A computed fold for a 511-nucleotide part of an RNA from an uncultured bacterium, annotated as small-subunit ribosomal RNA, 5' domain. Its mean pLDDT, the model's own confidence on a scale to 100, is 84. The full RNA is in RNAcentral, with records from ENA, Greengenes and SILVA. It matches the Rfam family "Bacterial small subunit ribosomal RNA".
Context: one part of a larger RNA
RNA sequence: GACGAACGCUGGCGGCGUGCUUAACACAUGCAAGUCGAACGCUGAAGCUUGGUGCUUGCACUGGGUGGAUGAGUGGCGAACGAGUGAGUAUCACGUGAGUAACCUGCCCCUGACUUCGGGAUAAGCCUGGGAAACUGGGUCUAAUACCGGAUAUGACCAUCUUUCGCAUGUUGGGUGGUGGAAAGUUUUUUCGGUUGGGGAUGGGCUCGCGGCCUAUCAGUUUGUUGGUGGGGUAAUGGCCUACCAAGACGACGACGGGUAGCCGGCCUGAGAGGGCGACCGGCCACACUGGGACUGAGACACGGCCCAGACUCCUACGGGAGGCAGCAGUGGGGAAUAUUGCACAAUGGGGGGAACCCUGAUGCAGCGACGCCGCGUGGGGGAUGACGGCCUUCGGGUUGUAAACCUCUUUCAGUAGGGAAGAAGCUUUUGGGUGACGGUACCUGCAGAAGAAGUACCGGCUAACUACGUGCCAGCAGCCGCGGUAAUACGUAGGGUACAAGCGUUGUCC
Repeated sequence: GACGAACGCUGGCGGCGUGCUUAACACAUGCAAGUCGAACGCUGAAGCUUGGUGCUUGCACUGGGUGGAUGAGUGGCGAACGAGUGAGUAUCACGUGAGUAACCUGCCCCUGACUUCGGGAUAAGCCUGGGAAACUGGGUCUAAUACCGGAUAUGACCAUCUUUCGCAUGUUGGGUGGUGGAAAGUUUUUUCGGUUGGGGAUGGGCUCGCGGCCUAUCAGUUUGUUGGUGGGGUAAUGGCCUACCAAGACGACGACGGGUAGCCGGCCUGAGAGGGCGACCGGCCACACUGGGACUGAGACACGGCCCAGACUCCUACGGGAGGCAGCAGUGGGGAAUAUUGCACAAUGGGGGGAACCCUGAUGCAGCGACGCCGCGUGGGGGAUGACGGCCUUCGGGUUGUAAACCUCUUUCAGUAGGGAAGAAGCUUUUGGGUGACGGUACCUGCAGAAGAAGUACCGGCUAACUACGUGCCAGCAGCCGCGGUAAUACGUAGGGUACAAGCGUUGUCC
């Protein structure tokens, strides 16, 4: 000098930041991922309208039409983002630079072609069972942009001819033959879609060079191990997997083992070189009660999905079931120690939708904490008989001290009253209307009155700042040297002083 700090004493206001470093311990409760009726069949409320009946003559009941709210379901997209944590990991995990002629890429953009003909189901519904529940069985009916088949087709694959280019495996373009391949509709119109090619953008996968901890009181390690061939698998290369063959591969330039650890941009310190750290913010990685596995999908081996095993917790009618806060709040526990079970989708961004809009504990805000940084205030001017009081005293006085009183002035901040934003663009309609959680906040104006606002540590030397009393190697102090045993500037108290100041000290850690 610095800190995600803690502790002691003290504490007026504001702005901007920041806040479980420990138990990746266990979690009550609420919320954190939905949306689309312009894909589909049901359901059909309010309202409007038109009949009938009762009559109390404007109400009740009931039928039709319109209307389309709502509800569950099929289907689509999203749920792989966003948010959290740092356990594991010494690793192509990360950083940086390359390669991919060994690869994928939903939505988006540009561009070419097509969008044809059919079929059978099923959920919801209705009927009926089982179960305490979670849930689940059977029968029957129905729709689609759900599912399946046929036609056609650039493209794909195989064979063959030819051609361009490349560091090699190879690759680009063209011709012929064969094989098996596509589609979906919707809206009142514009529209929005669907299929198949090519290109782009974005996002990823894989491979390699180099770089960054400690330990030799770890010296040898390895059998899918190292390489080859055939096969499998993948979007893709590859012992990634498998069969066979060979016996290799790594290591004192530190293999293997052990310990520790997420990595980086950066942050702190330092003149620099360097050293330490990796909180907040940003990028990457890994994880989601513990271990394993796959499914779906463009994308996961998936935090708020599924299955299995385990530990734990809960419900149970004992037959069986349910759960996963390292999301936001919050609780217990651990700890020196770390916040509200808040408001709003107004803005920014994300998902869905043609849109209106809906969802969004992302985000924007507010609350709590002097935890940090910064700013402001606690008054300004005058005022000597140098008042009283305190302390000291050589008893003359000195000092506190212009300090106070007193006179005069101002009103920041806080208080109170009135006014009162920007942040708002979208949107819908169009002469226009309307949208703010923060917030009646910031800010402006008026009012009253110096009024409501100073402490902490130190004063032997280092090190700025001294006297008195008490104590008497006691009580105590102390970072080092060292003070204290009867005149202590070093202990305790007081007066005075010094330093910083809404803080000041102490402790811890790093330079």